[in-house]
Context: one part of a larger RNA
């Protein structure tokens, strides 16, 4: 000098972008933030009817999108291979869908409990479950040019579509594996029994002490093991001429995490769904229940410090459907902050050997200073008023933002300048006052009666809607 997710003081006019709990991942009032689907299915309920709409069973999504950085010094991220693996939804291919039962919701009838929820019995559907049959280019065994076994489906709509069922490719995303990278401390030198290998079986999608028996004594380590401490990794970002040195806030990719803690169902796929414990919190008829904002707003708290308990799905994107639609606090957008970048303006020419009035003087003046006043324009900004989008893809409609951005016209210098500093470093000086006092100081220092350095005045630098100081970084 340069930077900041910054505070703090003094000050403040406007737009347009961006940004906004860094601290207690502390606790959370209230609301919204994940549903569609009646073209899968019986029913109830409206209604003249056509048709709504409802809670269950079922179907696909709630494993995405958004939050945070607590843990992790790790195959955790980065990069470069790699493979013993799995992929719903799509897309391409190649077959196939024969026939049959039996429940269980709902609902009705009884009946526990304050609630939260239950429970008898009784009746019913189905793209819900089950049986059989078919069947390979799946799979599984075998004597492997083969041969045996075994393994599946579901219809709906109304005439065309969706949809189910197997194999086989692609596409996406996932899982594991390894080479090299990847902070500080030796006032941390030894560590290590599932440990390091090997065979056999278990297990998984899948390799693999992943588990487990036997068997062998391995294995890391002064190129720093292991321990301790600190801390999400990188793209970047900041500062430099580079080298590097510091960062990892916002975007953007990975990864962890979801009130703590282990351990499992479901599922193609677990961070939120249900189950067990523990803490705090809340209901209670004291039997016993019910929460988890690190999701968008907001509240308390902590802190020097960080916004609206907004509007719209119009766009994008996402679920879901055959589609109309629905649902999205993702996201699109306004609010509120000078937090920060960037632009604009607080007028412009003219105008005295220079008004007043401050201040200074050697009383002669000088400075303030063309500065005001005055004359002439001019209207960015301002206020009134007029127009008035584009963003809509999809010929029609369909815009939160918005009567917003824009254009036009009138009106009038009109509505708009501070902060710092002035002994040297370092750009700018005198008056009064104070008298080692009251003060300043970033270092050097300055004040004890003539202070350019304290505090005021006047005038000068600087920078400007900002300007100083603090912190932090190069």
């Nucleotide at each position: 000098g340069g930077a900041u997710g910054a505070a703090c003081g003094c000050u403040g006019g406007c737009g347009g972008c961006a940004u906004g709990c860094c601290u207690a991942a502390c606790a959370c009032a209230u609301g919204c933030a994940a549903g569609u689907c009646g073209a899968a299915c019986g029913g109830u309920u409206u209604u003249u009817a056509c048709a709504a709409a409802c809670a269950g069973u079922g179907a696909c999504g709630g494993a995405c999108g958004g939050g945070u950085g607590a843990g992790u010094a790790a195959c955790g991220c980065g990069u470069a291979a790699g493979u013993a693996u799995c992929u719903a939804c799509a897309c391409u291919u190649a077959g196939g869908a024969g026939a049959g039962g039996g429940a269980c919701a709902a609902c009705a009838a009884g009946u526990g409990g304050a609630a939260a929820c239950g429970u008898u019995u009784g009746c019913u559907a189905a793209u819900a479950c089950c049986u059989c049959g078919u069947a390979a280019u799946a799979c599984u065994c075998u004597u492997u040019u083969a041969g045996a076994g075994u393994u599946a489906a579901a219809g709906a709509u109304u005439u065309u579509u969706c949809g189910c069922c197997u194999g086989a490719g692609u596409a996406u995303g996932a899982g594991c594996u390894u080479g090299c990278g990847u902070c500080u401390g030796a006032u941390u030198a030894g560590c290590u029994a599932g440990u390091u290998g090997g065979u056999g079986a278990g297990g998984u999608a899948a390799u693999g002490g992943c588990u487990u028996a036997c068997c062998a004594a391995g294995g890391c380590a002064a190129c720093g093991a292991u321990c301790a401490g600190u801390a999400g990794c990188u793209g970047u970002u900041u500062u430099g001429a580079g080298a590097a040195a510091a960062u990892g806030g916002a975007c953007a990719g990975c990864c962890a995490c979801a009130c703590u803690g282990g351990a499992a169902c479901u599922g193609a796929g677990a961070a939120u769904g249900a189950a067990c414990a523990g803490a705090c919190u809340c209901c209670u008829a004291c039997g016993g229940g019910a929460g988890g904002c690190a999701g968008c707003a907001g509240u308390g708290g902590g802190g020097a410090a960080u916004a609206u308990u907004u509007g719209g799905c119009a766009a994008u994107g996402g679920g879901u459907g055959a589609a109309a639609g629905c649902c999205u606090g993702a996201c699109c957008a306004a609010g509120c902050a000078a937090u920060g970048c960037c632009g604009c303006g607080u007028g412009g020419a003219g105008g005295a050997c220079g008004a007043a009035g401050g201040c200074c003087u050697u009383c002669g003046g000088g400075u303030u200073g063309u500065a005001a006043u005055c004359u002439c324009c001019u209207u960015u900004u301002c206020u009134c008023a007029u127009u008035g989008a584009a963003g809509a893809a999809g010929u029609u409609c369909u815009g939160a933002c918005g009567g917003u951005a824009u254009u036009u016209g009138a009106g009038g210098a009109a509505u708009a300048a501070g902060c710092a500093u002035c002994g040297g470093c370092u750009a700018a000086c005198u008056u009064u006052g104070u008298g080692c006092c009251a003060g300043c100081a970033g270092c050097c220092g300055c004040g004890g009666u003539a202070a350019u350095a304290c505090a005021a005045g006047g005038g000068a630098u600087g920078c400007a809607a900002g300007c100083g100081u603090u912190a932090u970084c190069c």